[in-house]
Molecule: transfer RNA
Organism: Verrucomicrobiota bacterium
RNA sequence: UCCGCAGUAGCUCAAUGGUGGAGCGAGUGACUGUUAAUCACUAGGUUGUAGGUUCGAGUCCUACCUGCGGAGCCA
Numbered sequence: 001u002c003c004g005c006a007g008u009a010g011c012u013c014a015a016u017g018g019u020g021g022a023g024c025g026a027g028u029g030a031c032u033g034u035u036a037a038u039c040a041c042u043a044g045g046u047u048g049u050a051g052g053u054u055c056g057a058g059u060c061c062u063a064c065c066u067g068c069g070g071a072g073c074c075a
Base pairs, nucleotide, nucleotide: 001071002070003069004068005067006066007065010024011023012022013021018055026042027041028040029039030038048064049063050062051061052060
């Protein structure tokens, strides 16, 4: 330098172009000798950044950023 993959909640991951969810974690409550476990509920998102297409974009297109892998270069 080139190619590919990935980026969504604190973490791991979903989401057919049509209201962004789950598990774990956190908080509150229930349960009980107590803790843990279990159950219920709640909070938490500028979907990496900037544009474009579209009535409508997490999803499609372009550029860029970050990470991982591969190839090349090694004057």